[in-house]
RNA sequence: GCGACCGUCGUCUAGCCUGGUAGGAUCCGAGGUUGCCAAUCUCGUGGGCCGGGUUCAAAUCCCGGCGGUCGCA
Numbered sequence: 001g002c003g004a005c006c007g008u009c010g011u012c013u014a015g016c017c018u019g020g021u022a023g024g025a026u027c028c029g030a031g032g033u034u035g036c037c038a039a040u041c042u043c044g045u046g047g048g049c050c051g052g053g054u055u056c057a058a059a060u061c062c063c064g065g066c067g068g069u070c071g072c073a
Base pairs, nucleotide, nucleotide: 001072002071003070004069005068006067007066010026011025012024013023020056028044029043030042031041032040049065050064051063052062053061
């Protein structure tokens, strides 16, 4: 330099192809249970890499950029 894949809560991850309320686990906070802790149960906070385009509507489709992984040279 060229090509492929990927980027979503603090962390891991589903959904993207087929546009329509962003879900789960864990962490954290509160509460129940317990003599206390642990464990367990309930509830809660928090998220789409950036810019642009298409659309009534974009995590999802299109373009550009940035970053990461792998391959080729």
This is a predicted structure of a 73-nucleotide RNA (transfer RNA) from an archaeon. It matches the Rfam family "tRNA". The family's RNA type in Rfam is transfer RNA. The sequence was found in a public genome assembly. Its mean pLDDT, the model's own confidence on a scale to 100, is 84.